[in-house]
Molecule: transfer RNA
Organism: Clostridiales bacterium CHKCI006
RNA sequence: GCGUCCGUAGUGAAAUGGAUAUCACAAUAGGUUCCGGUCCUAUUGAUGCGGGUUCGAUUCCUGCCGGGCGCG
Numbered sequence: 001g002c003g004u005c006c007g008u009a010g011u012g013a014a015a016u017g018g019a020u021a022u023c024a025c026a027a028u029a030g031g032u033u034c035c036g037g038u039c040c041u042a043u044u045g046a047u048g049c050g051g052g053u054u055c056g057a058u059u060c061c062u063g064c065c066g067g068g069c070g071c072g
Stems, first nucleotide, its partner, number of pairs: 001071007010025004018055001027043005048064005
């Protein structure tokens, strides 16, 4: 350089055009406990950036940025 796949909470994943973007772990607060752990409850936090298509985009198209794999 070319091809291909991917980018979603702190971490790992779901959501293939339609509801308030879902789950687990983590974090914070509270309960329980003599304290801690386990367990229970609540809360916080996310679609890489720009543009386009659409009534509606995490999803489709495009440019860029970053990463994985293959080829040279």